[in-house]
RNA sequence: CAAGCUGGCCGGGCGGUCGCGGCGUCACCAGGGUGGCGCUGAGGAAAGUCCGCACUCCAGAGAGCACGGUGCCGGCUAACGGCCGGGCGGGGUGACCCGACGGCAAGUGCAACAGAGAAGCGAAGUGCCGGCCGGAAAUUUCCGGCAGGUGAGGGUGAAACGGUGGUGUAAGAGACCACCGGCGGCGGCAGUGAUGUCGCCGGCCAGGCAAACCCCACCGGGAGCAAGGCCAAGCAGGGUGAAGGCCGCGCCCGGUCCUGUGGACCGGAUUGCAGCCGCGAAGCUGCUCGUUUCGUCAAACGCCCGGGUAGGCUGCACGAGGCUGCCAGUAAUGACAGCCCUAGAGAGAUGAUCGCCAUGUGCGCCUCUGGCGCGCAUACAGAAUGCGGCUUAUAGGCCGGCUUGAUUU
Repeated sequence: CAAGCUGGCCGGGCGGUCGCGGCGUCACCAGGGUGGCGCUGAGGAAAGUCCGCACUCCAGAGAGCACGGUGCCGGCUAACGGCCGGGCGGGGUGACCCGACGGCAAGUGCAACAGAGAAGCGAAGUGCCGGCCGGAAAUUUCCGGCAGGUGAGGGUGAAACGGUGGUGUAAGAGACCACCGGCGGCGGCAGUGAUGUCGCCGGCCAGGCAAACCCCACCGGGAGCAAGGCCAAGCAGGGUGAAGGCCGCGCCCGGUCCUGUGGACCGGAUUGCAGCCGCGAAGCUGCUCGUUUCGUCAAACGCCCGGGUAGGCUGCACGAGGCUGCCAGUAAUGACAGCCCUAGAGAGAUGAUCGCCAUGUGCGCCUCUGGCGCGCAUACAGAAUGCGGCUUAUAGGCCGGCUUGAUUU
């Protein structure tokens, strides 16, 4: 100097004039408003609505199935599918980056084209080998056909049932042997662990895909601020949907007994009250069990048809809050101390305009590391219950660390 990797920050500033929302205060008026002053008023993503939670209700609230989510280890966090660190695998010369990272000898399934064949012990196009037959040649040998053996060589493919060297064989082949690789078993060492490394034994050599169904482990009630709470207004109905039974108390009738006008016992009838079982309805936002509430001689409730009303207040911002310092930790983060209060709209406020400056860019000029003049442009984009993340968009500018290459010293 060039090319890269990675972390962080800003993303317009100042002044004038006018105009909005909230809070506080003062004055006027007082039903409520008006004016002055002070403070304050969109984001790093407010976006997406992809996750997690706070909060509210179902509701006093349980179990199972279905369904959904996560998937190496350790740590952080209120929690998470997030973050930090590590392990393993992959990419890159490297700084670094990516990973949907439990299980394929549990089962089922899928794989274009090429190729003989794409996976449970198979398959054979080219080739190799000996046997039989035929022909040629003439010691040897060569060609063709048939059945058999074979899978080493060569070919196709991203990938072909380990590799190198040897023994052996008619020819070959883990068929056997040595070493290597993978796999399995048994151990040692290091580490919290995922893992790593070393040793011994075993010819066991059994491909890919689970971001295929599936299996395993762990996690998960549902709905959502249009949640919910309060006040006001208004209401017209019609139809339809259930199964009864038992026991107790009170009242009445009859009978028996007695200490006699009352009590006890037995039987009957019936209505009133309460209870239990059963039946019906609703809730637990998929189903089942379970449970709760209501009704049970009639409709609380559900379903169908139809009519009327719908305005206001609240929820609404002090928070798992922000900033700074210091300590612990590799870090994420946490503890301690100090300081601070930083939107709450409601058809939806936070703006409009003027001037100067800043940044970038084009042209021109000059005293050319730069300066001056003129013109143009200044990103993505707007809170709506809130917070922690992730993902996506972003004109331009600034700062730090690291890698590679060239050159110079």
The RNA shown here (Bacterial RNase P class A) has 409 nucleotides and comes from Promineifilaceae bacterium (SeqCode).
A source record names the gene rnpB.
Its mean pLDDT, the model's own confidence on a scale to 100, is 78.
Rfam family: Bacterial RNase P class A. Rfam links the family to the GO terms tRNA processing, ribonuclease P activity and dimeric ribonuclease P complex. It is annotated as a ribozyme. Rfam describes the family as follows. Ribonuclease P (RNase P) is a ubiquitous endoribonuclease, found in archaea, bacteria and eukarya as well as chloroplasts and mitochondria.